[in-house]
RNA sequence: GGUGGUAUAGCCAAGUCUGGUAAGGCAAUAGGUUGCAACCCUAUGAGCAUGGGUUCAAAUCCCAUUACCACCU
Repeated sequence: GGUGGUAUAGCCAAGUCUGGUAAGGCAAUAGGUUGCAACCCUAUGAGCAUGGGUUCAAAUCCCAUUACCACCU
RNA backbone atom coordinates (compact mmCIF):
# COMPACT_ATOMS: atom_id res chain seq x y z
C1' G A 1 0.00 0.00 0.00
C1' G A 2 -4.21 -3.64 -1.13
C1' U A 3 -8.39 -7.03 0.35
C1' G A 4 -11.85 -8.84 3.86
C1' G A 5 -14.32 -8.76 8.68
C1' U A 6 -16.18 -6.37 13.23
C1' A A 7 -18.44 -1.70 15.70
C1' U A 8 -26.13 -2.03 18.63
C1' A A 9 -27.70 -0.46 26.72
C1' G A 10 -22.65 -0.75 32.07
C1' C A 11 -21.37 -6.19 29.89
C1' C A 12 -22.89 -10.28 26.37
C1' A A 13 -26.03 -10.33 22.25
C1' A A 14 -30.49 -10.85 18.24
C1' G A 15 -32.14 -7.79 14.35
C1' U A 16 -28.96 -6.06 8.51
C1' C A 17 -29.62 -10.87 3.56
C1' U A 18 -35.64 -9.04 2.18
C1' G A 19 -35.78 -0.83 4.75
C1' G A 20 -41.59 -0.34 8.16
C1' U A 21 -42.41 0.73 16.49
C1' A A 22 -34.35 -2.16 18.45
C1' A A 23 -35.69 -9.10 21.08
C1' G A 24 -33.35 -11.76 25.06
C1' G A 25 -29.74 -12.66 29.17
C1' C A 26 -26.46 -10.64 33.18
C1' A A 27 -25.65 -6.37 36.13
C1' A A 28 -27.71 -1.65 38.26
C1' U A 29 -31.76 1.42 40.37
C1' A A 30 -36.88 1.84 42.40
C1' G A 31 -41.13 -0.80 44.20
C1' G A 32 -43.80 -5.42 45.85
C1' U A 33 -43.02 -9.82 48.86
C1' U A 34 -40.12 -11.05 53.81
C1' G A 35 -39.43 -10.15 61.02
C1' C A 36 -34.48 -8.77 58.14
C1' A A 37 -32.33 -10.86 53.89
C1' A A 38 -32.08 -14.35 49.76
C1' C A 39 -35.27 -16.40 45.97
C1' C A 40 -39.36 -14.69 43.14
C1' C A 41 -42.58 -10.72 40.74
C1' U A 42 -43.21 -5.61 38.52
C1' A A 43 -41.13 -1.17 36.47
C1' U A 44 -36.97 1.92 34.50
C1' G A 45 -32.94 2.64 30.94
C1' A A 46 -29.88 2.20 24.01
C1' G A 47 -31.89 5.17 18.25
C1' C A 48 -27.28 1.55 16.56
C1' A A 49 -18.61 3.98 15.73
C1' U A 50 -18.47 9.25 13.09
C1' G A 51 -19.98 12.54 8.90
C1' G A 52 -22.83 12.88 4.52
C1' G A 53 -26.40 10.82 0.64
C1' U A 54 -30.95 8.04 -1.17
C1' U A 55 -36.07 7.34 0.58
C1' C A 56 -42.61 8.87 2.84
C1' A A 57 -39.52 6.05 6.18
C1' A A 58 -32.44 3.87 7.36
C1' A A 59 -29.29 -0.13 12.75
C1' U A 60 -30.45 -2.09 7.74
C1' C A 61 -29.05 0.58 1.14
C1' C A 62 -24.79 3.95 -1.04
C1' C A 63 -20.11 7.05 -0.25
C1' A A 64 -16.20 8.76 2.85
C1' U A 65 -13.74 8.51 7.56
C1' U A 66 -12.21 6.40 12.58
C1' A A 67 -10.81 2.20 15.86
C1' C A 68 -9.70 -2.95 16.25
C1' C A 69 -8.76 -7.92 13.99
C1' A A 70 -7.11 -11.19 9.94
C1' C A 71 -4.82 -12.05 5.26
C1' C A 72 -1.79 -10.49 0.90
C1' U A 73 2.34 -7.49 -0.72